[in-house]
Context: one part of a larger RNA
RNA sequence: CUGGGCGUAAAGGGUGCGUAGGCGGUUUUUUAAGCAAGGUGUGAAAGCCCUGGGCUCAACCCAGGAACGGCGCUUUGAACUGAAGAACUAGAGUACGAAAGAGGAAAGAGGAAUUCCUAGUGUAGGGGUGAAAUCCAUAGAUAUUAGGAAGAACACCAAAGGCGAAGGCGACUUUCUGGUUCGUAACUGACGCUGAGGCACGAAAGCGUGGGGAGCAAAUAGGAUUAGAUACCCUAGUAGUCCACGCUGUAAACGAUGAAUGCUAGACGUUGGAGGUUCGUCCUUCAGUGUCGCAGCUAACGCGUGAAGCAUUCCGCCUGGGGAGUACGGUCGCAAGAUUAAAACUC
Numbered sequence: 001c002u003g004g005g006c007g008u009a010a011a012g013g014g015u016g017c018g019u020a021g022g023c024g025g026u027u028u029u030u031u032a033a034g035c036a037a038g039g040u041g042u043g044a045a046a047g048c049c050c051u052g053g054g055c056u057c058a059a060c061c062c063a064g065g066a067a068c069g070g071c072g073c074u075u076u077g078a079a080c081u082g083a084a085g086a087a088c089u090a091g092a093g094u095a096c097g098a099a100a101g102a103g104g105a106a107a108g109a110g111g112a113a114u115u116c117c118u119a120g121u122g123u124a125g126g127g128g129u130g131a132a133a134u135c136c137a138u139a140g141a142u143a144u145u146a147g148g149a150a151g152a153a154c155a156c157c158a159a160a161g162g163c164g165a166a167g168g169c170g171a172c173u174u175u176c177u178g179g180u181u182c183g184u185a186a187c188u189g190a191c192g193c194u195g196a197g198g199c200a201c202g203a204a205a206g207c208g209u210g211g212g213g214a215g216c217a218a219a220u221a222g223g224a225u226u227a228g229a230u231a232c233c234c235u236a237g238u239a240g241u242c243c244a245c246g247c248u249g250u251a252a253a254c255g256a257u258g259a260a261u262g263c264u265a266g267a268c269g270u271u272g273g274a275g276g277u278u279c280g281u282c283c284u285u286c287a288g289u290g291u292c293g294c295a296g297c298u299a300a301c302g303c304g305u306g307a308a309g310c311a312u313u314c315c316g317c318c319u320g321g322g323g324a325g326u327a328c329g330g331u332c333g334c335a336a337g338a339u340u341a342a343a344a345c346u347c
Stems, first nucleotide, its partner, number of pairs: 003319004007301002012315001014201004021194003025088007033081002035077008049065006091191001092188003095184005103177006110154001114150008125136002162169002206247006215241002220236004258314006266292011296303002320347003329340004
């Protein structure tokens, strides 16, 4: 390079937007770049290949042919691709009318619980465990009542449920704001798909500056357990967890399944619409979300109209195990590190 692949064997980029590029609906006219057919020129000789011949054979040499897979010119064709023009509405978008939602941001405000503080009642224990102890408590704890403060998270509703591109999103109210679905078929008229680079977003942990700190809790200390116990259990407890701004850019970032489009039996749930209806536990249809299952696929497991089936387009990635997602170099970062990414050697 070709081929074959990427749910679990190596392999789908964490996700989106989008540049170049690649690919692209229906009808028609023109063109003739690609494309097809014919003609013609060139493609040096030698060599390679084929057929003969000459040195006694061979190597070697000679003659002829073929080939030189290519390029140019010219004539013709017009199905397909391209280019130019005209038109269309099934893709895409707009408009109008409805609908659902933990989608996002900011501000406000709520109740339960926890801890702490103050006061009352009250007295000897409380707490914790497999059992204990460290620990708290006669300077009055635990329990209970009243009042106050603080921070964080929002029981029930709750669901196989909903929303979001992914990460993710869950009490309530208001404001601002993104997307989606259904119906009408009024408008635009291919405006589309994908997307190397690029840009943006991106859990948790971590980092910087400044706040905050109730509970929990790496580190740490003590008590146990044990042969030991730098653990599991217990008592404490600091970073952190929370907020604002900035950085980091990684995860089993998983459906371990890239995006888009079309086609290919059904059954049973469920969410949001629309239409019909004999009003029922009904029928039809669109968009989601699940369970099973035909054909088909798969090494099997399993997938199965939300495909891992049948096809097309574009991107990413894989090519035996270890060495190694490492070294070196580059880029990025405050750092931690991230990203790109080998070889020797070895089996």